The prediction has a mean pLDDT of 78. The RNA shown here (SAM riboswitch aptamer (S box leader)) has 120 nucleotides and comes from Citricoccus zhacaiensis. NCBI's taxonomy places the organism under Bacteria, Actinomycetota, Micrococcales, Micrococcaceae, Citricoccus.
[in-house]
RNA sequence: CGACCAUCCCGAGCGGCCGAGAGAUCUGGCUCUGUGACGCCGCAGCAACCCGUGGUCGACGCCGGCCCCUUUCCGGGCGCGGCAUCGGCCACCAGGUGCUACCGCCAGAUUCGAUGGAAA
Numbered sequence: 001c002g003a004c005c006a007u008c009c010c011g012a013g014c015g016g017c018c019g020a021g022a023g024a025u026c027u028g029g030c031u032c033u034g035u036g037a038c039g040c041c042g043c044a045g046c047a048a049c050c051c052g053u054g055g056u057c058g059a060c061g062c063c064g065g066c067c068c069c070u071u072u073c074c075g076g077g078c079g080c081g082g083c084a085u086c087g088g089c090c091a092c093c094a095g096g097u098g099c100u101a102c103c104g105c106c107a108g109a110u111u112c113g114a115u116g117g118a119a120a
Stems, first nucleotide, its partner, number of pairs: 004117005013043005021032003024110006044100003048097003052092008061083004065078004104112001
């Protein structure tokens, strides 16, 4: 840089610095903002994704147990036990990211954007 998947109406703010616009872009609204917004830094917090831990349920496999058939071999069955893998759900954690005005602020438009995951 390009492509894929998921999410974007839950939740969570203080301090310092800066100094004029900000809420993705356009149009129309609405809102925040010199009582200092936006942004940056620090701390605190939140818990969507990933990692981790535990529980529970299911699928498949392996091992064992029991039962049936059988002289044996073979074969069949089980609301039985253990282990491993995968998946669903729940809880915890806060390690990797992220997030902490308004539904991505709203409506329409757009080869739009943001965040995470996985891969190259």